This is a predicted structure of a 483-nucleotide part of an RNA (small-subunit ribosomal RNA, 3' major domain) from an uncultured organism.
Context: one part of a larger RNA
């Protein structure tokens, strides 16, 4: 100087407390361990692995993970040498599961010349050689990228001063802040990386603009409808501005920084949310994104193909979904979003089917058309506390759709079946405001889908407001058989 302490002090945080809702019990989905297997490819491992890489495993993907078949200048790149005058591609035949192997047919570049033809060159092919190839190993050889402490308030430097020196000072102290934020003081005076601000979004207003959006007033029109003429007021859209700065008032405070209360205001003290992650820590993660040193492999650890596996199932754990019901379930009626997506696409109206869906195809590269029905809600009727009109697992039968193909192993529909489950032990998790909880909607990947996952969007909408303790963090301080 650090690190550590079941040392004390100050401060903070959904850390606890006060609450609300879960997990742990059930069924299922999904990931992992284990077991099994010819193979169940590989990685990730306390927090910070386990709905993680994977924003889509039937084939492909896919990784020689397994079984079997085939291939050796190779699926791919560049170069050299030689060869013949056609080859390859395409079509057909034979063998085959395919890859592939063998055979036949067809087609057939440019330039020059002596134009039946010959020569040269390119491309391509064959042979040979250099080489290619490797999701093989090492993340403890690395780059790049990422997680984490932590959006925590820290981490440093120059000059000066102090100390023999390691080093200290500044950065401590007294206040204050979300903050090493700011003020005062001080052998320090300044500065940098962080914090803040600048950026995006949201909340208010103004100006400009008025179509595909809007409809107050005027006219027309309908069963109804901005449907039409028209209008720019309003909503909205999207560009430019304004606005919030402790600016104003009172109090407290060291004449300070600041704090408390108030006014005005759409908004008040960082207004809400996002992006943004200092010096470093964990030899943290990744050689299976990519790049790359070294090692290994070269008739295979490369490449091609068929089928299987990654989906196996006494079990254990994590993360979720659905429930156990009456604040509910079911039938009928009825209302109100936002944000997205659409051409190998989204697809109205109509018709067929109980339905999944089918037929058909208006319109729309979309503020115009479509997906599109929002759901919880509200009204009404039934159910009357039951393993039930709760719950929906499982199983049977019949179908629909995607796709070359749904047996292993897809989703969905109808009918039938109707399991466990009556609120969950010890323990444990999330959350402070448009948040929790609850309700639907959209989207990436994607032929389809195992999505209950991920990422967004809006609707309805709570409880608490303290710092004694537990946990973690920051600061100074103290002890040390530690470095």
């Nucleotide at each position: 100087u650090g690190a550590c302490g079941g040392g004390g002090g100050c401060u903070c945080a959904c850390a606890c407390a006060a609450g609300c809702g879960g997990u742990g019990g059930a069924g299922c989905a999904u990931g992992u361990g284990g077991c099994u297997u010819a193979a169940u490819u590989c990685g990730a491992a306390g927090c910070a692995a386990c709905g993680c890489g994977a924003a889509g495993a039937a084939c492909c993907u896919u990784a020689u993970c397994c079984u079997g078949g085939g291939u050796u200048u190779g699926a791919c790149a560049u170069g050299c040498a030689u060869g013949g005058a056609u080859u390859a591609a395409c079509u057909c035949c034979u063998g085959g599961a395919a890859a592939c192997a063998g055979g036949a047919g067809c087609c057939a570049c440019a330039c020059u010349c002596u134009u039946u033809g010959a020569g040269u060159g390119g491309a391509a092919c064959a042979u040979g050689c250099a080489c290619a190839g490797g999701u093989g190993c090492u993340g403890c050889a690395u780059g790049g990228c990422u997680g984490u402490c932590g959006u925590c308030a820290g981490c440093u430097c120059g000059u000066g001063c102090c100390g023999u020196g390691a080093g200290g000072u500044g950065u401590u102290a007294g206040g204050u802040u979300a903050a090493g934020u700011c003020c005062u003081u001080c052998a320090a005076c300044g500065a940098g990386c962080g914090a803040a601000a600048c950026c995006c979004u949201u909340g208010u207003c103004a100006u400009u603009a008025g179509u595909u959006g809007c409809c107050a007033g005027c006219g027309a029109g309908u069963a109804a409808a901005g449907u039409c003429g028209g209008g720019g007021a309003c909503u909205c859209u999207a560009a430019u501005g304004a606005g919030a700065c402790u600016g104003c008032c009172g109090g407290u405070g060291u004449c300070a920084a600041a704090c408390c209360g108030g006014a005005g205001g759409a908004a008040g003290g960082u207004g809400g949310g996002g992006a943004u992650g200092a010096c470093g820590u964990c030899a943290a993660g990744u050689c299976c994104u990519c790049a790359u040193g070294g090692c290994c492999u070269u008739c295979a650890u490369g490449c091609c193909c068929a089928g299987g596996g990654c989906u196996g199932c006494a079990c254990a754990c994590g993360u979720g979904c659905u429930a156990c019901a009456a604040u509910g379930g079911u039938g009928c009626g009825u209302a109100c979003a936002g944000a997205g997506c659409g051409a190998a696409g989204c697809a109205a109206u109509a018709c067929c089917g109980u339905a999944a869906g089918g037929u058909g195809g208006a319109g729309c590269a979309a503020a115009u058309c479509g997906c599109a029905a929002a759901a919880a809600g509200c009204g009404u009727a039934c159910c009357u506390c039951a393993g039930u009109u709760c719950g929906g697992a499982u199983u049977g039968u019949g179908g629909u759709c995607u796709g070359c193909a749904a047996c292993u192993c897809g989703a969905c529909c109808a009918c039938a079946u109707g399991a466990a489950g009556u609120c969950g032990g010890a323990a444990u998790c999330g959350c402070u405001a448009g948040u929790a909880a609850u309700c639907g909607c959209g989207u990436a990947u994607c032929a389809g889908c195992a999505a209950u996952g991920g990422c967004g969007c809006g609707g309805u909408g709570a409880u608490a407001u303290g710092u004694u303790c537990c946990u973690g963090a920051g600061c100074a301080u103290u002890g040390u058989a530690c470095a």
About this RNA:
The prediction has a mean pLDDT of 80.